[in-house]
RNA sequence: GGGCCGGUGGUCUAGUUGGUUAGGAUGCAACCCUCACACGGUUGAGAUCGCAGGUUCAAAUCCUGCCCGGCCCA
Numbered sequence: 001g002g003g004c005c006g007g008u009g010g011u012c013u014a015g016u017u018g019g020u021u022a023g024g025a026u027g028c029a030a031c032c033c034u035c036a037c038a039c040g041g042u043u044g045a046g047a048u049c050g051c052a053g054g055u056u057c058a059a060a061u062c063c064u065g066c067c068c069g070g071c072c073c074a
Base pairs, nucleotide, nucleotide: 001073002072003071004070005069006068007067010026011025012024013023019057028044029043030042031041032040050066051065052064053063054062
């Protein structure tokens, strides 16, 4: 330098046939339970989806460029 795959709450991830409130697990907070802790139950906060543009009525999703990580080729 070229090709392929990936980047989504603190962490791990689903969603990539464009349209439902971006879903789940774990973690966190409050409350219930307990003498207390853990377990269990209820509720809540937390992501505008790597960045910037474009297409579209509408983009995590499609297109272009760039950044980061992994694998392969030279």